[in-house]
RNA sequence: CGCGGGGUGGAGCAAUAGGUAGCUUGCCGGGCUCAUAACCCGGAGGUUGGAGGUUCGAGUCCUUCCCCCGCAA
Numbered sequence: 001c002g003c004g005g006g007g008u009g010g011a012g013c014a015a016u017a018g019g020u021a022g023c024u025u026g027c028c029g030g031g032c033u034c035a036u037a038a039c040c041c042g043g044a045g046g047u048u049g050g051a052g053g054u055u056c057g058a059g060u061c062c063u064u065c066c067c068c069c070g071c072a073a
Stems, first nucleotide, its partner, number of pairs: 002071006010025004019056001027043005049065005
């Protein structure tokens, strides 16, 4: 240098024809309990790796750059 996969709340992952960004866990508050755990209820936390473009509308399509993993040399 070439090819493929990936980057989305603190962590792990969804969103597969472009149409309100969700799930599990963690965190905070409350309930239950003598108390803790478990369990139940509620809440906060994301401008989807950066920049630009297409579109009424982009996590999703196009261009370019950055980072991680793998294949080949």